A computed fold for a 528-nucleotide part of an RNA from an uncultured Gammaproteobacteria bacterium, annotated as small-subunit ribosomal RNA, 5' domain. The full RNA is in RNAcentral, with records from SILVA.

[in-house]
Context: one part of a larger RNA
RNA sequence: GAUUGAACGCUGGCGGCAUGCUUAACACAUGCAAGUCGAACGGUAACAGGCCAGCUUGCGAGGUGGCUGACGAGUGGCGGACGGGUGAGUAAUACGUAGGAAUCUGCCCAGUAGUGGGGGAUAACCCGGAGAAAUCCGGGCUAAUACCGCAUACGUCCUAUGGGGGAAAGCAGGGGAUCUUCGGACCUUGCACUAUUGGAUGAGCCUACGUCCGAUUAGCUAGUUGGUAGGGUAACGGCCUACCAAGGCGACGAUCGGUAGCUGGUCUGAGAGGACGAUCAGCCACACUGGGACUGAGACACGGCCCAGACUCCUACGGGAGGCAGCAGUGGGGAAUCUUGGACAAUGGGCGCAACCCUGAUCCAGCAAUGCCGCGUGGGUGAAGAAGGCCUUCGGGUUGUAAAGCCCUUUCAGCAGAGACGAAAAGCUCGGAGAUAAUAACUCCGAGUCUUGACUUAACCUGCAGAAGAAGCACCGGCUAACUCUGUGCCAGCAGCCGCGGUAAUACAGAGGGUGCGAGCGUUAAUC
Numbered sequence: 001g002a003u004u005g006a007a008c009g010c011u012g013g014c015g016g017c018a019u020g021c022u023u024a025a026c027a028c029a030u031g032c033a034a035g036u037c038g039a040a041c042g043g044u045a046a047c048a049g050g051c052c053a054g055c056u057u058g059c060g061a062g063g064u065g066g067c068u069g070a071c072g073a074g075u076g077g078c079g080g081a082c083g084g085g086u087g088a089g090u091a092a093u094a095c096g097u098a099g100g101a102a103u104c105u106g107c108c109c110a111g112u113a114g115u116g117g118g119g120g121a122u123a124a125c126c127c128g129g130a131g132a133a134a135u136c137c138g139g140g141c142u143a144a145u146a147c148c149g150c151a152u153a154c155g156u157c158c159u160a161u162g163g164g165g166g167a168a169a170g171c172a173g174g175g176g177a178u179c180u181u182c183g184g185a186c187c188u189u190g191c192a193c194u195a196u197u198g199g200a201u202g203a204g205c206c207u208a209c210g211u212c213c214g215a216u217u218a219g220c221u222a223g224u225u226g227g228u229a230g231g232g233u234a235a236c237g238g239c240c241u242a243c244c245a246a247g248g249c250g251a252c253g254a255u256c257g258g259u260a261g262c263u264g265g266u267c268u269g270a271g272a273g274g275a276c277g278a279u280c281a282g283c284c285a286c287a288c289u290g291g292g293a294c295u296g297a298g299a300c301a302c303g304g305c306c307c308a309g310a311c312u313c314c315u316a317c318g319g320g321a322g323g324c325a326g327c328a329g330u331g332g333g334g335a336a337u338c339u340u341g342g343a344c345a346a347u348g349g350g351c352g353c354a355a356c357c358c359u360g361a362u363c364c365a366g367c368a369a370u371g372c373c374g375c376g377u378g379g380g381u382g383a384a385g386a387a388g389g390c391c392u393u394c395g396g397g398u399u400g401u402a403a404a405g406c407c408c409u410u411u412c413a414g415c416a417g418a419g420a421c422g423a424a425a426a427g428c429u430c431g432g433a434g435a436u437a438a439u440a441a442c443u444c445c446g447a448g449u450c451u452u453g454a455c456u457u458a459a460c461c462u463g464c465a466g467a468a469g470a471a472g473c474a475c476c477g478g479c480u481a482a483c484u485c486u487g488u489g490c491c492a493g494c495a496g497c498c499g500c501g502g503u504a505a506u507a508c509a510g511a512g513g514g515u516g517c518g519a520g521c522g523u524u525a526a527u528c
Stems, first nucleotide, its partner, number of pairs: 001528004006524005013375006019368002021333001026331003030328003035078003040075002043071002047069003050064003054059001085286003095210006103203002108199007116150001118148002125140006156165003170191006178185002212258003219249003224246008261283004265276004288309005311322004339365001341364003347361001348359003378408004388399004412469001414464004422455001427449008472517005477498003483512005493500002
C1' cells in the first nucleotide's frame, strides 16, 4: 500500500447492489418448513346443493340421504433418498485430473409383444374389552390399480441342447351398426399396467498421479499378503468363511501423533509465489450420542422405524412423549452477526388427465454505514477586507469572499398527482391437421377472447413550497502533508519506531490556525 463475513470509539442525509453466529455440531418455548391423487377403492364425519314434510309461497328451526359438488378418517398409488441446513468427523472408503470394466437405474424417450380367466382376505365400519394416556386386543361385515394362484410367453431367465421357470389392472371420455338381464357387452381415444431391448439421466465400483505439519513417532501388519473352493452383492474383490502358502508396507518416510471437509476459486503480488476456502457453484460427510436393519428404483433415511445412552417433558407411578446443524425466534457463549414479516405473481419442485393443492425452495419486503458504487448537504456576486476569535514587533496580520447583503436554482428528502416492465401460459370460442368406423370425444398447430402481481403507498414522470431538513473524524517533532499561543513542569500525560515531558514543550492538555480523508474517519485484529 492492498484486502476483510470483521469488532470497538466518535459521528451519521439519501439511493442502488451485495453481505450478515467466524464462538457452544450448546440447549431449545411457539408457529410454519411434504404432501398430493375421489379419473385406484369401500364409503360419508363436516360444508354446500338436491329431495321430503312444515305453509308464511320462499324461507329458515326439522327430517331424509351419497343423488350431486366435494370430502374428515381409512385401504391403495406416487412423492417424503429432491429441495433446505451444517462442517463435527475424515490426511483418504474424501476431493481434483485422467482413464477403466464386473454393474443397477423409478419417472422420461424409442422399439417389440401382451393386458385372458379365477380366488381368498383385510382396514374403514359395527359390537365387546384393557388403559390415566400413548395406544392395544378379540368377534363380525366389505372394496380395490391391495394380495395370491391358473392360462398364455415374441423377447427374457436357468440349464446346456433334453428341458425347465416366470407377467399383468384397470380407470376416464365419446360412439354408428349388432347383441342385451337395459347395468352394459362391443368399437375407439387418452392415461395407467406386464414382459423385454436400446437410449438418456442418475448412482455404485476399480486404477494412476496430485493433496498440511512432526523422526523429540522407525519399524508396522494374522484376514494381515497371495492362491484354491464356497458363500454373499446390482456388480469385481479377504467383502465373508474353510483350507494352503508366507507373504505385504516402509528413510521416495510406513506406522503413530497433531491439524484440517476438498475443489472451481478468493485476497495479495509485476510475476514466481504466499495465505485463505464466508457468500455463489460442484463433490463429500453428518442430522441429540452410538449401533442396526426394514421399505423402496434409490436410504442404512434431518422433520421414518427399532435398540442402548445422556438430557427434557407428561403420568393416575403401571407407563409414555421428544430431537431447529430447515425458516423465523429464545436462552447461553462471545469483541461480534438480522424479522417469531408477505406471496406462491414469476422460476423451479411434488402429486394429479386437468382445474387446483402443497412448497420458510424461491421471489420479495424488514433490520444493520457491514462492504462496494452513486448523489446531496447549494450556485453566482459580494472589501466597509464588518463584528467576534487568535496572534502581534501594537504598525498590523490572520480567520476571509468566509459571513452578512443582493440575485438565482430545487437534485435528494417532504407533500400531491399520474403510473409501466416483470404475464407468458393455462381456460373458453373458431379454423386446420393427426388418429378413428366416425363430422363425437382426444392430441397438435394457428387466430381471437377472457383473466392472473406478493413486491406496489415501489421504478420512472409531473407539479408545489422554500436555501429551506442534511458534516464529521483523525492528524500537524522526524518517518509523513500540516505551527503558533496558553497551561503543566520527568508531574499529569503521549508513543507504530526513533523518542517527548525536570519553567520559554511546533511531541502532554486546551485554544486559534492548518493538513488529510469525507457519510464517514480513526484504532485494534488478521493476510499478502

Record summary: Its mean pLDDT, the model's own confidence on a scale to 100, is 84.